[in-house]
RNA sequence: UCUGCUAAGGGCAAACCCAUCGUAAGGUGGGGACGCAAAGCUUCCGGUCUUGGGACAACAUCCUAUGACAGCGGGGUUACCAGAU
Numbered sequence: 001u002c003u004g005c006u007a008a009g010g011g012c013a014a015a016c017c018c019a020u021c022g023u024a025a026g027g028u029g030g031g032g033a034c035g036c037a038a039a040g041c042u043u044c045c046g047g048u049c050u051u052g053g054g055a056c057a058a059c060a061u062c063c064u065a066u067g068a069c070a071g072c073g074g075g076g077u078u079a080c081c082a083g084a085u
Base pairs, nucleotide, nucleotide: 001084002083003082004081011036012035016031017030018029019028020027021026034071040077041076042075044074045073046072047069048068049067051065052064053063054062055061
C1' cells in the first nucleotide's frame, strides 16, 4: 500500500418494546439482533425526510429558510485483526 475467502480476540446494533427529550423528521438510555470489515468520526457534494414561510385553484408540484439521517451514495479523516506485496 492492497485485499477481507478463513481464524481468534473482540466491536457496532435494524425492526420492535420501554423510558426520556423534540412541534416533527429524529436524538439519548435500557432491552433486543436484521445486518455491518469502518454500521468509527466528519454534512464538504448529491439524495431522502421534517417544520416554518412563499408561489399556485390545489392536500399535488415548485421555491426558500431551518433542522434530521454518517445503517442512502460519494468525498475527507483515523483505526483493530488476518493475508498478500